[in-house]
RNA sequence: UUAUCAAGAAAGGCAGAGGGAGAGACCCGGUGAAGCCUUAGCAACCCUUACCUGUUAAGAAGGUGCUACAUUCUACCAUUUUUUGGAUAGAUAA
Numbered sequence: 001u002u003a004u005c006a007a008g009a010a011a012g013g014c015a016g017a018g019g020g021a022g023a024g025a026c027c028c029g030g031u032g033a034a035g036c037c038u039u040a041g042c043a044a045c046c047c048u049u050a051c052c053u054g055u056u057a058a059g060a061a062g063g064u065g066c067u068a069c070a071u072u073c074u075a076c077c078a079u080u081u082u083u084u085g086g087a088u089a090g091a092u093a094a
Stems, first nucleotide, its partner, number of pairs: 001094005010039005018028003023074003040067003045063002047059004051054001071089001076086003
């Protein structure tokens, strides 16, 4: 810089008090948080194959990512208060 942020998918071991990005709310946590390891899985960005070569179809060996609610809501702008749309910020990939 560009694209996406819908959905999906977890068990065990070590460890021992925090965690959900940040502020507030709200929520999770000794019936075990963060972190590390193992195994498993999800997805399909890179990737592989095929063809009618692109808003295509199938796949999953490898590089990443992810596996509570959940990019939770509020906060900025428009709108009509609700709602809705957008922006900012953040996350992931190339």